[in-house]
RNA sequence: CUCUUAUCAAGAGUGGAGGAGGGACAGGCCCGAUGAAUCCCGGCAACCGGAUCUUGGAUUGCGGUGCCAAUUCCUGCGGGGAGAGGGAUCUGCCCCGGGAGAUGAGAG
Numbered sequence: 001c002u003c004u005u006a007u008c009a010a011g012a013g014u015g016g017a018g019g020a021g022g023g024a025c026a027g028g029c030c031c032g033a034u035g036a037a038u039c040c041c042g043g044c045a046a047c048c049g050g051a052u053c054u055u056g057g058a059u060u061g062c063g064g065u066g067c068c069a070a071u072u073c074c075u076g077c078g079g080g081g082a083g084a085g086g087g088a089u090c091u092g093c094c095c096c097g098g099g100a101g102a103u104g105a106g107a108g
Base pairs, nucleotide, nucleotide: 001108002107003106004105005104006103007102008101013041015040016039017038021031022030023029025076026075027074028073042068043067044066047064048063049062050060051059052058053057072100077097078096079095080094081093082091083090084089
């Protein structure tokens, strides 16, 4: 990097360092000197391994990750519905199916 597969509406600091950005991308809309990214500490969770047990599972949180604003922040393509409107049309409204993305595991 590619493929397969599972999950993505929960959860997580008034700490230290750092100094201007960040939320994948596009369009929005947000966060940020009342301190962004990043690093350390702390925490959440339980995908894989381990350990234990009453072993179709459960517990643990030892190890490997991951994560710690907003539903993957919303939408992004197709189909249907609902609402507003005389109509054209509009809608962070609902449902179904895709695509893109993130994370784990396996394989190449």